[in-house]
RNA sequence: UCCGCGUUAGCUCAGUCGGUAGAGCGGGUGACUGUUAAUCACUAGGUCGCUGGUUCGAAUCCAGCACGCGGAGC
Numbered sequence: 001u002c003c004g005c006g007u008u009a010g011c012u013c014a015g016u017c018g019g020u021a022g023a024g025c026g027g028g029u030g031a032c033u034g035u036u037a038a039u040c041a042c043u044a045g046g047u048c049g050c051u052g053g054u055u056c057g058a059a060u061c062c063a064g065c066a067c068g069c070g071g072a073g074c
Stems, first nucleotide, its partner, number of pairs: 001072007010025004019056001027043005049065005
């Protein structure tokens, strides 16, 4: 320098053909229990890496950039 993959909640990750974002764990509150734990119910938490573009509408498509991993070349 080139090619491929990845970047989504505190963590690990889903998200189909573009229709407006979810699960598990963790956190909070409550129920249950003599108490804790476990279990159950409810709940908070997101500029979807950044900047633009296309579109009525973008996590998703396109361009550039940043970071990480792998490969190729010198």

Model confidence (mean pLDDT): 81 of 100. Predicted 3D model of a 74-nucleotide RNA (transfer RNA) from a compost metagenome. It matches the Rfam family "tRNA". Rfam links the family to the GO term triplet codon-amino acid adaptor activity. It is annotated as a transfer RNA.